[in-house]
RNA sequence: GCAGAGUAGACCUGUGUGCGUUAAGUGCCGGAUGGACGGGGAGUUGCCAGCCGGACGAAAAGUUUAUCUUGCGGUACACACGUCGCAUCCCGCUGC
Numbered sequence: 001g002c003a004g005a006g007u008a009g010a011c012c013u014g015u016g017u018g019c020g021u022u023a024a025g026u027g028c029c030g031g032a033u034g035g036a037c038g039g040g041g042a043g044u045u046g047c048c049a050g051c052c053g054g055a056c057g058a059a060a061a062g063u064u065u066a067u068c069u070u071g072c073g074g075u076a077c078a079c080a081c082g083u084c085g086c087a088u089c090c091c092g093c094u095g096c
Base pairs, nucleotide, nucleotide: 001096002095003094004093009084010083011082013080014079015078016077017076018075019073020072021071028054029053030052031051033049034048035047039091040090041089042088060070061069062068063066
């Protein structure tokens, strides 16, 4: 000098267990706070989380009547397969 590996995490699909269906949650806007970001250091106008405020807003049905069943929800969590994946900068690791 050239090539490469690896994190947190995000997402698709599937399975399981819940929550809601008396509307919470999800998604959108604003505010302030905090957190994470390959092995080391720095780290954003990017990412994530809960909180406060605002706008919007839904799919129920069955009958055996209740710890019920089948649905529905841009629903939560866990697991499995897969995909993506250091914002960026410096150093390091492997091969040549």
THF (Tetrahydrofolate) riboswitch aptamer from a chicken gut metagenome, 96 nucleotides, folded computationally. It matches the Rfam family "THF (Tetrahydrofolate) riboswitch aptamer". Gene Ontology term of the family: tetrahydrofolate metabolic process. Rfam describes the family as follows. Tetrahydrofolate (THF) riboswitch was first reported for Ames et al. as an RNA motif in 5' untranslated (5'-UTR)regions of folate transport and biosynthesis genes in Firmicutes genomes. The sequence is in RNAcentral, with records from MGnify.